[in-house]
RNA sequence: ACGAGACAAAGCCAAACCUGUCGCAAGACAGGGACGGAAAGCCACGGGUCUGUGAAGUGUGAAGAUAGUCGGGUUGCCUUG
Repeated sequence: ACGAGACAAAGCCAAACCUGUCGCAAGACAGGGACGGAAAGCCACGGGUCUGUGAAGUGUGAAGAUAGUCGGGUUGCCUUG
């Protein structure tokens, strides 16, 4: 450098749920918590999903969210070949 590994070891992350805060909302952040994870580290580029609002309704746009939805890009620990 390339490949493999969560049925090994040492570590790492943290679903649902609860509390508080922010937000119209989806959802995000902090604490607790642990379903799971070999990138469950980061990135909104493409697809998907969700929120969304303008007299009312429906649909839809701008805008936003989701990386633990899929693909892609990029960086990296341990063991092993």

Source information:
Predicted 3D model of an 81-nucleotide RNA (c-di-GMP-I riboswitch aptamer) from Desulfobulbaceae bacterium S3730MH12. The sequence was found by an Rfam model in a public genome assembly. Model confidence (mean pLDDT): 78 of 100. The source organism's lineage runs through Bacteria, Thermodesulfobacteriota, Desulfobulbia, Desulfobulbales and Desulfobulbaceae.